[in-house]
RNA sequence: UCAGUAGGCCGGAUGGCCGCUCCGCAAGUAUUGCGUAUCGAAGCGGGGAGGAAAGUCCGGGCUCCUUGGAAGCACGGUGCCGGAUAACCUCCGGCGGGGGCGACCCCAGGGAAAGUGCCACAGAAAGCAAACCGCCUACGCUAGCCUCGGCGAACGAAGGUAAGGGUGAAAGGGUGCGGUAAGAGCGCACCGCGUCUUUGGCAACAAAGGCGGCACGGCAAACCCCACCGGGAGCAAAACCGAAUAGGGGUAGCGCGGGCGUUUUUCGCUCACGUCUGUUUCCAGACGAGCUGCCCGGGUUGGUUGCACGAGGCGUAUCGCAAGAUGCGCCCCAGAUGAAUGGCCAUCGCCUCGCGAACGCGGGGUACAGAACCCGGCUUACAGGCCUGGUGACAUG
RNA sequence: GCUGAUCUAGCUCAGGGGUAGAGCACCGGCGUUGAGCCGGAGGCAUGGGUUCGAGUCCCAUGAUUUGCGCCA
Numbered sequence: 001u002c003a004g005u006a007g008g009c010c011g012g013a014u015g016g017c018c019g020c021u022c023c024g025c026a027a028g029u030a031u032u033g034c035g036u037a038u039c040g041a042a043g044c045g046g047g048g049a050g051g052a053a054a055g056u057c058c059g060g061g062c063u064c065c066u067u068g069g070a071a072g073c074a075c076g077g078u079g080c081c082g083g084a085u086a087a088c089c090u091c092c093g094g095c096g097g098g099g100g101c102g103a104c105c106c107c108a109g110g111g112a113a114a115g116u117g118c119c120a121c122a123g124a125a126a127g128c129a130a131a132c133c134g135c136c137u138a139c140g141c142u143a144g145c146c147u148c149g150g151c152g153a154a155c156g157a158a159g160g161u162a163a164g165g166g167u168g169a170a171a172g173g174g175u176g177c178g179g180u181a182a183g184a185g186c187g188c189a190c191c192g193c194g195u196c197u198u199u200g201g202c203a204a205c206a207a208a209g210g211c212g213g214c215a216c217g218g219c220a221a222a223c224c225c226c227a228c229c230g231g232g233a234g235c236a237a238a239a240c241c242g243a244a245u246a247g248g249g250g251u252a253g254c255g256c257g258g259g260c261g262u263u264u265u266u267c268g269c270u271c272a273c274g275u276c277u278g279u280u281u282c283c284a285g286a287c288g289a290g291c292u293g294c295c296c297g298g299g300u301u302g303g304u305u306g307c308a309c310g311a312g313g314c315g316u317a318u319c320g321c322a323a324g325a326u327g328c329g330c331c332c333c334a335g336a337u338g339a340a341u342g343g344c345c346a347u348c349g350c351c352u353c354g355c356g357a358a359c360g361c362g363g364g365g366u367a368c369a370g371a372a373c374c375c376g377g378c379u380u381a382c383a384g385g386c387c388u389g390g391u392g393a394c395a396u397g
Numbered sequence: 398g399c400u401g402a403u404c405u406a407g408c409u410c411a412g413g414g415g416u417a418g419a420g421c422a423c424c425g426g427c428g429u430u431g432a433g434c435c436g437g438a439g440g441c442a443u444g445g446g447u448u449c450g451a452g453u454c455c456c457a458u459g460a461u462u463u464g465c466g467c468c469a
Base pairs, nucleotide, nucleotide: 001393002392003391005389006388007387008386009385010384012348013347014346015345016344017343018342020048021047022046023045024044025043028039030038050368054379055378057377058376059375060374061373062234063233064232065231068283069282070281071280072279073278075230076229077228078227079226080094081093082092083091084090095109096107097106098105099104110225111224115223116222117219118218119217132165133164134161135160136159137158139156140155144151145150173191174190175189176188177187178186192214193212194211195210196209197208198207199206200205238305239304240303241302248296249295250294251293252292253291254290257271258270259269260268261267273288274287275286276285298468299467312331313330314329315328316327317326318325319324349366350365351364352363353362354361355360398465399464401462402461403460404459407421408420409419410418415449423437424436425435426434427433442458443457444456445455446454
């Protein structure tokens, strides 16, 4: 210098004018004799979108459902090991596998000797493996050879063989040497695999040694098995105030049980029964004389709280490889409700185009997108720019 | 806010791991027009992953779309 890699950050700046919304102070206004309280539009002071506010893909807080406990079934999810966390399908560190010269990147990565299923086409054979060609052996037959007793290519049929060819994603250990009629873990060495022991590590796992000649193909993002996790709904949750209407009608389902005390009613006790947010059983508790679902008809489209102090932010110290944890100090930082956070002008910055030798001049552009109960992640979109740590190649010293 | 579904040719739909199809429409031929027949072109929303192999299985994204909600 070029190329590539990992991580972090910014998301135009300044000034003027005109507006919007919220909070505080408050002139003031209405009720009143005063105090007080409510409201409060002029004025003054202060706050006012994001890194993704988005998609709603996960996990929580919060609120309600009477939602508490134990066990089973079903359904759904997760899936190497350890840690972080309120929790997670997130993050950090490690292990194993794969890719890259490297920095580094990717992996749903438990179980295929519990069972079932699938492996198309091609190929001889594809799941208790399999002889198409080839190789070899003996036999039959014959061309031929010959020292006339045999040898015997080719052909036929029988057997052996998984070395070689061919098919396929995959032919069931690989390479080499020996061995053999030809071959073959048949034997041996190394590598791989399985298993046992020891050592290291919290563990996943790794290393070393012994044993086994290989018996055990792949697919579980096929069913399944194993382990772990999971109650439902969602701020239109929920509570209060106010207004209005016909607290009306139809239909379906399940119910209104027994005993005791009491003179009947009522009330109380008890035993059953039913309901209690997937379902079954048990325990505890609550509720029950009417309840629930659907349809038709009617009414309201108001206000307040929830709702802005929170797993909050920034700085710093300690611990930790890190994700993070703890302590201390400082700060308060949107709250709308058809929905505010904007518009115009000037100067500058950045990018780009044209003219130009240059200074410069002129034109255009300046992204993605916008809170709606709140957090932690993931994913996606994004003009342009900045910073840092490694890596490779080349050049120079 | 919650929730379910779908995406295959220009349109309407099949296919649920093993060479992507049907009807209508389009183009060409059968001398011309209509009908009919024959032939042809054209596609699995996008990007990854699992697998020997993906329209199909899984994940992410995009687009379209269904349903629900207050009071008595």

Two RNAs folded together computationally: RNase P RNA and transfer RNA, 469 nucleotides in total. It holds a member of the Rfam family "Bacterial RNase P class A". Rfam describes the family as follows. Ribonuclease P (RNase P) is a ubiquitous endoribonuclease, found in archaea, bacteria and eukarya as well as chloroplasts and mitochondria. Its best characterised activity is the generation of mature 5'-ends of tRNAs by cleaving the 5'-leader elements of precursor-tRNAs. Its family is annotated with tRNA processing, dimeric ribonuclease P complex and ribonuclease P activity in the Gene Ontology. The family's RNA type in Rfam is ribozyme.